[in-house]
Context: one part of a larger RNA
Molecule: small-subunit ribosomal RNA, 3' major domain
Organism: uncultured bacterium
RNA sequence: UGACGGGGACCCGCACAAGCGGUGGAGCAUGUGGUUUAAUUCGAAGCAACGCGAAGAACCUUACCAGGUCUUGACAUCCCUCUGAAAGCCAGAGUAACGUUUGGCCCUCUUCGGACAGAGGAGACAGGUGGUGCAUGGUUGUCGUCAGCUCGUGUCGUGAGAUGUUGGGUUAAGUCCCGCAACGAGCGCAACCCUUGUCCUUAGUAGCCAGCAGUCAGAUGGGCACUCUAGGGAGACUGCCCGGGAUAACCGGGAGGAAGGUGGGGAUGACGUCAAAUCAUCAUGCCCCUUAUGAUCUGAGCUACACACGUGCUACAAUGGCAGUUACAAAGAGAAGCGACCCCGCGAGGGUGAGCAAACCUCAAAAAGGCUGUCUCAGUUCGGAUUGUAGUCUGCAACUCGACUACAUGAAGCUGGAAUCGCUAGUAAUCGCGAAUCAGAAUGUCGCGGUGAAUACGUUCCCGGGUCUUGUACA
Numbered sequence: 001u002g003a004c005g006g007g008g009a010c011c012c013g014c015a016c017a018a019g020c021g022g023u024g025g026a027g028c029a030u031g032u033g034g035u036u037u038a039a040u041u042c043g044a045a046g047c048a049a050c051g052c053g054a055a056g057a058a059c060c061u062u063a064c065c066a067g068g069u070c071u072u073g074a075c076a077u078c079c080c081u082c083u084g085a086a087a088g089c090c091a092g093a094g095u096a097a098c099g100u101u102u103g104g105c106c107c108u109c110u111u112c113g114g115a116c117a118g119a120g121g122a123g124a125c126a127g128g129u130g131g132u133g134c135a136u137g138g139u140u141g142u143c144g145u146c147a148g149c150u151c152g153u154g155u156c157g158u159g160a161g162a163u164g165u166u167g168g169g170u171u172a173a174g175u176c177c178c179g180c181a182a183c184g185a186g187c188g189c190a191a192c193c194c195u196u197g198u199c200c201u202u203a204g205u206a207g208c209c210a211g212c213a214g215u216c217a218g219a220u221g222g223g224c225a226c227u228c229u230a231g232g233g234a235g236a237c238u239g240c241c242c243g244g245g246a247u248a249a250c251c252g253g254g255a256g257g258a259a260g261g262u263g264g265g266g267a268u269g270a271c272g273u274c275a276a277a278u279c280a281u282c283a284u285g286c287c288c289c290u291u292a293u294g295a296u297c298u299g300a301g302c303u304a305c306a307c308a309c310g311u312g313c314u315a316c317a318a319u320g321g322c323a324g325u326u327a328c329a330a331a332g333a334g335a336a337g338c339g340a341c342c343c344c345g346c347g348a349g350g351g352u353g354a355g356c357a358a359a360c361c362u363c364a365a366a367a368a369g370g371c372u373g374u375c376u377c378a379g380u381u382c383g384g385a386u387u388g389u390a391g392u393c394u395g396c397a398a399c400u401c402g403a404c405u406a407c408a409u410g411a412a413g414c415u416g417g418a419a420u421c422g423c424u425a426g427u428a429a430u431c432g433c434g435a436a437u438c439a440g441a442a443u444g445u446c447g448c449g450g451u452g453a454a455u456a457c458g459u460u461c462c463c464g465g466g467u468c469u470u471g472u473a474c475a
Base pairs, nucleotide, nucleotide: 001475002474003472004471005470007469008468009467010466011465012464013463015459016458019423020422021421022420023419026314027313028312029311030310031309032308033307034305035304042053043052065299066298067297068296069295070294073125077124078123079121080120081119082118083117084116088105089104090103091102092101093100108115109114127289128288130287131286132285136283137282138278139277140276141274143272148187149186150185151184152183153182154163155162156161167178168177169176193266194265195264196263198234199233200232201231202230203229204228207224208223209222212221213220237260240254241253242252243251244250316416320375321374322373323372324371325370326369332363333362334361337356338355342351343350344349382413387408388407389406390405391404392403393402429451430450431449432448433447434446435445
């Protein structure tokens, strides 16, 4: 100087407390461990691994396993020889399939040197998701959006170092004020950026409709006031008033205002810590393989199942289930696409195919909600697992191993031990909608809006962090 203390002082955080809803019990989904297996590819490991890499494993993906095949190779550059075709397309043989092979179509350009393409050959080489993240770059997590981390000059100290950065106040903040052997400065904080909340202005179609005409209908004439859209601007700065404070910084209250003291949300992550993670995104040193640890094909596996754990979904019901009827969104996506109307089917869906590269058309029905009826506390008209049968769709192909539909079946479960998690406001809880990936395949992920609470006395305690101080057999 740091680190540590079941030392002290002060301060903060959904850290506790006060509340609301969960997990832990059930069934299922998903990830992991373990076990099994020819293989169940690999990585991730307290917080900070475990719906994580994976924004989507039937083949492919795919790295794993079994078997078949290739060896200058699936891919790149160079050399020699041959051909003008080859590749491709069509048809066939053969194979589990690839490789292999037969026939047909096609028959390049040229300045005649060659170019281009293919086949064959020799070797230089290719290739490796093989090892090492404890050789590395790059990227990322974490403490933590915590308020800290440093430097120049000066001063003090033999020196390591100290001072500044400590102190008195204050703040979300090393934020600001005052003081001071310090005076300044940098990286962080804040602001500048995006979005949302109010108003003005410009513009008025594909958007809107107050008044006029008109209609089943903003369909149409008309209009651009309003809504909205998207450009530009205004607005919030403790600016004003009162009180407190040291006359300061600032704090409490008030006015005006759509908004008040950082208005809400996002992006933004200092010096560093963890030999943290990643050689399987990529790049890369060294080591290793080179008729194989490379390449290719078929099939299998990653989907196994006495069990254990994490994360979720659905429930256990009457603030509910079911049937009928009736409203109100936002944000998105669409051409190898979204697909209306109509017809067929109980339905998943099928047939047809209007419109739309979209403020135009389509996906599209929002759901919870309102109204009416029924069920009357029961393992039930709760709950939907499991299983049987018949189907639909995607796709060469749904056996291993897809999603969905109809009929039948109707398991556990009556609110969950010890323990443990999230959340302070348009939040929790609850309700549906969309998108990426994607042929098909979400209860996951990322977004969107609808309805919409309770509680916070307080900082003694648990956890984490910051500043000062003290002790130390630690560095």